[in-house]
RNA sequence: ACAUAGCUUUGGGGGUUGGUGCAAUUCCACACCGGCAGUGUUUUGGAAAGGACGUGUCCUUGCCGAUGAGUCUGCGAACGCCGAGGGGCGCCGAAUGGGUGAGAGUCCCAUACCGACGGUUACAGUCCGGAUGAGAAAAGAAGAAA
Numbered sequence: 001a002c003a004u005a006g007c008u009u010u011g012g013g014g015g016u017u018g019g020u021g022c023a024a025u026u027c028c029a030c031a032c033c034g035g036c037a038g039u040g041u042u043u044u045g046g047a048a049a050g051g052a053c054g055u056g057u058c059c060u061u062g063c064c065g066a067u068g069a070g071u072c073u074g075c076g077a078a079c080g081c082c083g084a085g086g087g088g089c090g091c092c093g094a095a096u097g098g099g100u101g102a103g104a105g106u107c108c109c110a111u112a113c114c115g116a117c118g119g120u121u122a123c124a125g126u127c128c129g130g131a132u133g134a135g136a137a138a139a140g141a142a143g144a145a146a
Base pairs, nucleotide, nucleotide: 007140008139009138010137015030017029018028019027031126032125033115034114035075036074037073038072043066044065045064046063048061049060050059051058052057053056070113071112079090080089081088082087095111096110097109098108099107117129118128119127
């Protein structure tokens, strides 16, 4: 000096809508929501090099940082099985068309689609509960020990 373990903090959103009905925030209609990381042709910041002319502005190029998807990739949670336990294994939803562009399942437009388990006077992504839990991961502090 670097890395790992350890420490601290953070770490999931959404209907008091209308209709039917004895009964539904569960059905129907309409509305609303989108965990973590990666991936950019977008935007923005920085310093550098080159160029233009009005000489302090503009343009170009690559580099570095930030920015980016519910339905692309990977992961977490939930769920199932196993284990005395730390944990292991399994399972794990859903998108097309058009546009721009050299290049986009990520941008723009349009129209779709998806959403654990238990509970419930009636079937739940949005209510209640496990859960003041767990966790992908993000940030920070410390500089001791190996």